[in-house]
RNA sequence: CUUAUAGAGCAACGGUAGCUCGCUUGACUCUUAAUCAAGAGGUUGCAGGUUCGAUUCCUGCUAAG
Numbered sequence: 001c002u003u004a005u006a007g008a009g010c011a012a013c014g015g016u017a018g019c020u021c022g023c024u025u026g027a028c029u030c031u032u033a034a035u036c037a038a039g040a041g042g043u044u045g046c047a048g049g050u051u052c053g054a055u056u057c058c059u060g061c062u063a064a065g
Base pairs, nucleotide, nucleotide: 001065002064003063004062007021008020009019010018015052023039024038025037026036027035045061046060047059048058049057
C1' cells in the first nucleotide's frame, strides 16, 4: 500500500445489500442428469466517530497478501 460482504467466487454514484455457482422444494422424466419455477441462507472482519441515513467517508485494531 491492497484486500476482508451468503456455503464458494464476486458486485454494490452516502439512500430497501445483489449476481453466478452451490443448497432446499416443486414441475418435467421410467429413474438420474439436464431444463423450468419458487425458496432458504448476510450482526457487510472487530471497536468507535461523522451523518437524517454508512458496505461506502474518518480513526484504531485484527487477519491475509
Molecule: transfer RNA
Organism: Desertifilum tharense IPPAS B-1220